[in-house]
């Protein structure tokens, strides 16, 4: 140093290619069963979508840039 892949609720990922209300599953909280725990049932809770600019009526999504992980090359002549 250079390519590839990824960073999105507390965890674990979709979505992104093709811009238009930020989900799921799991956990937290309160209920309801249930002698009680567990499991199930229902409500609910909780997000600078890595960080900064652009372009755009509108950006996790597209476009430099930069930081962070995992992997790979750094070879012949």
């Nucleotide at each position: 140093g250079c390519c590839u892949c990824g960073g999105u609720g507390g965890c674990u990922c979709a979505g992104c290619c093709c811009g238009g209300u930020a989900g799921a599953g799991c956990g937290g909280c309160a209920g309801c069963c249930u002698u009680g725990u567990a499991a199930g049932c229902u409500g609910u809770u909780g997000g600078u979508c890595g960080c900064g600019g652009g372009a755009u009526c509108a950006a996790a999504u597209c476009c430099c840039g930069c930081c962070c992980g995992a992997g790979g090359c750094u070879c012949c002549a």
This is a predicted structure of a 77-nucleotide RNA (transfer RNA) from Candidatus Bathyarchaeum sp. It was read from a public genome assembly. It matches the Rfam family "tRNA". Gene Ontology term of the family: triplet codon-amino acid adaptor activity.